Notes:
Predicted 3D model of a 95-nucleotide RNA (SAM riboswitch aptamer (S box leader)). Of the family's consensus pairs, 97% are formed in the model. The coordinates come from a structure-prediction model, not an experiment, and the mean pLDDT is 86.
Parts: sequence; C1' cells; structure tokens
RNA sequence: ACCUUAUCAAGAGUGGUGGAGGGAACGGCCCUGUGAAGCCCGGCAACCUGCGUAAAGGCAAGGUGCCAAAUCCGGCGGUAUACGCAAGAUGAGGC
Repeated sequence: ACCUUAUCAAGAGUGGUGGAGGGAACGGCCCUGUGAAGCCCGGCAACCUGCGUAAAGGCAAGGUGCCAAAUCCGGCGGUAUACGCAAGAUGAGGC
C1' cells in the first nucleotide's frame, strides 16, 4: 500500500508552550490574535490487552485511538428528513 471486518448523534482543559493557521480531498459552511496547527501536561473512551467468570455482565488501563460542530454538511441511489451506497477515520485480523 491492498483485502476483510466492527464502530463512527455519547464522552474528554478557564493548564503550559507556540505564534497562523485549522476542520481528509472537492463544493459549502464554520473555527481561529477573546490565540490556529504542533509539542508538553491533563482528560475521554474501552477496539486489542491483563484480571475475573461456566459464559456473560464486571474491574484495570499496558498498546492504539480520540478531546468545536452527526464522520460539521453535501456529492451517488431513493418521493424522502428515513434507509442504503461511495469516500473517509479508528481498531482488530489478513497479505
């Protein structure tokens, strides 16, 4: 990189540093000097993991992940706000 699969309306800072960007891409619409990204600290969650169980529920938090807005909204199908598909993100497994 590719394939499979599960999940994606909950949750998470009045901190330090930094100093102009950020929200995947495109179109929108937003956030941001009342301080963006990044880094540190902090936190959330519980996929893997550990403990426990007959099996669950459960407990912990070592490996990931995450901490504006539904995955911020839309794109294709559908009469449609439903629902489905695509694209994307994250985990686990495969190759």